[in-house]
């Protein structure tokens, strides 16, 4: 690259290089020389995975031990992710009291598996 499940309306920035576009496509709309995107450092957010605690279930009646799970007002030490705007917003389909509501595409992240 590509499958396959979830999650995307919370929430979190200084300070340095560096010099022009960036916000994934298209359209709007917004950041941007009061220096944006990037990149580095140091900060910080959050519980996907993991850890740690409690709860029951299979193997087995019970401990042990293995196995698979539920939940927490628990941990940011490990593995990742993120720290403009809801994934900025809308693009495709319904369904509206026209405000908008659903549901998809697509895309990001994460955990698995080939």
């Nucleotide at each position: 690259g590509g499958c396959u499940c979830a999650u995307c309306c919370a929430g979190a920035g200084g300070g340095g290089u560096a010099g022009a576009g960036g916000g994934a496509c298209c359209g709007g709309c917004c950041c941007g020389a009061c220096g944006a995107c990037a990149c580095c450092c140091c900060g910080g957010c959050a519980a996907c995975c993991g850890g740690c605690g409690u709860c029951a279930g299979c193997g087995u009646u019970c401990u042990c031990c293995g196995c698979a799970g539920g939940c927490g007002a628990u941990c940011a030490c490990g593995g990742u992710g993120c720290c403009a705007a809801u994934u900025c917003c809308g693009a495709c389909c319904c369904g509206u009291u026209c405000g908008c509501g659903g549901g998809g595409a697509a895309g990001a992240u994460g955990a698995g598996g080939a």
Overview
SAM riboswitch aptamer (S box leader) from Actinomycetospora succinea, 114 nucleotides, folded computationally. It was read from a public genome assembly, where an Rfam model found it. Model confidence (mean pLDDT): 83 of 100. Of the family's consensus pairs, 97% are formed in the model.